[in-house]
Molecule: Bacterial RNase P class A
Organism: Acidobacteriota bacterium
RNA sequence: CGAGCGGGCCACGUAAUCGUCCCGGGAAACCGGGGAGGAAAGUCCGAACUCCGAACGGGUGGCAUGCCGGGUAAUCCCCGGUCGCGGCGACGUGAAGGAAAGUGCCACAGAAAUUAAACCGCCUUCUGCCCUUUCGGGGGUGGACGGUAAGGGUGAAACGGUGCGGUAAGAGCGCACCGCCCCGACGGUAACGCCGGGGGCAGGGUAAACCCCAUGCGGAGCAAGGCCAAAUAGGGAGACGGAGGGUACCCGUCCCGUUCCACUUCGGUGGACCGUCUCCGGGUCGGCUGCUGGAAUCCGGGAGCGAUCCCGGGUCUAGAGGAAUGAUUGCGGCCCCGGGCAACCGGGGAACAGAAUUCGGCUUACCGGCCCGCUCGGGGC
Numbered sequence: 001c002g003a004g005c006g007g008g009c010c011a012c013g014u015a016a017u018c019g020u021c022c023c024g025g026g027a028a029a030c031c032g033g034g035g036a037g038g039a040a041a042g043u044c045c046g047a048a049c050u051c052c053g054a055a056c057g058g059g060u061g062g063c064a065u066g067c068c069g070g071g072u073a074a075u076c077c078c079c080g081g082u083c084g085c086g087g088c089g090a091c092g093u094g095a096a097g098g099a100a101a102g103u104g105c106c107a108c109a110g111a112a113a114u115u116a117a118a119c120c121g122c123c124u125u126c127u128g129c130c131c132u133u134u135c136g137g138g139g140g141u142g143g144a145c146g147g148u149a150a151g152g153g154u155g156a157a158a159c160g161g162u163g164c165g166g167u168a169a170g171a172g173c174g175c176a177c178c179g180c181c182c183c184g185a186c187g188g189u190a191a192c193g194c195c196g197g198g199g200g201c202a203g204g205g206u207a208a209a210c211c212c213c214a215u216g217c218g219g220a221g222c223a224a225g226g227c228c229a230a231a232u233a234g235g236g237a238g239a240c241g242g243a244g245g246g247u248a249c250c251c252g253u254c255c256c257g258u259u260c261c262a263c264u265u266c267g268g269u270g271g272a273c274c275g276u277c278u279c280c281g282g283g284u285c286g287g288c289u290g291c292u293g294g295a296a297u298c299c300g301g302g303a304g305c306g307a308u309c310c311c312g313g314g315u316c317u318a319g320a321g322g323a324a325u326g327a328u329u330g331c332g333g334c335c336c337c338g339g340g341c342a343a344c345c346g347g348g349g350a351a352c353a354g355a356a357u358u359c360g361g362c363u364u365a366c367c368g369g370c371c372c373g374c375u376c377g378g379g380g381c
Stems, first nucleotide, its partner, number of pairs: 001377010012332007020035006037352001041363002044361005049221004062217005067081005082096001083094004097212002102210002104206003119152002121148003125144008160178006179201001180199005186193002225289004235280008244256003259272005296315008334349006
């Protein structure tokens, strides 16, 4: 210098004016302070909190997770390691337990797909025909019974691979090496690694098929839940009343009349129904709360490879409820294009998105830019 790999960070700044949600002050006018994100998103995991259900414990079913160790409040998350695969490498990536418990499936092609299998080919024996012969035979071609998993062909996959020996031809049939299985020693907390010995090799693949094994798991969610509490309707309890008129008004007397049923000593009593009022209780509208200080964040030190943890100090950082966080202008910074030797000038651009109980993760979206560490290749000193 070129090509890459891994990680972290920023997400325009500032001033003025106007507007808006919350808090504080004020009688009010108004004044002062605070007001989105790295993902606030998807709602995919895990929790806090709340209510409901159950109440020790066990079994069954369902769901989830699935190499090993660690971290954490917890996780399907994170860190470190092992193994497989990809890359020269930095590094990336993997639902990575069990296929010798059982059941199922393995399309097409192919002779045969697991009780494995003989299509072509190769080989022994027998034999028809033809050629040849030194008469022993040899060769070619076809047929029959067999042998053979070396070679060809099919397939994602064909009873381990390469080589030598061996054989009629072949074959773990024998041997060496590699692979595989079993046993043992050593290293490691473990996954696993490594070494030695034994066994000719059994046991094809598929568990993102059922299944088996191990571990974990109640449900609903702030529209959770708590408090206060109208009008109207409905529920319960109690009290009072049930027709007035003759008579324009008041009082007395008189007359007529005074819901329904039962009883009656005829005075009333009890019940039903209706009306008015009061009280009680539940729900709805509405209001308050839950509500923002928390597994919080920043700085320093320490432990650890790391995730993370511990100690000390500092900070307070939105709380709305049809739901605010915005708009305009000036100056400055960033990127792109054009012009210019340059200083600079002109034009254009700035994403994804946006709180709604809170927190830890994961995933997805995103203009432009910055920083750190590492790898490979080339060149110079």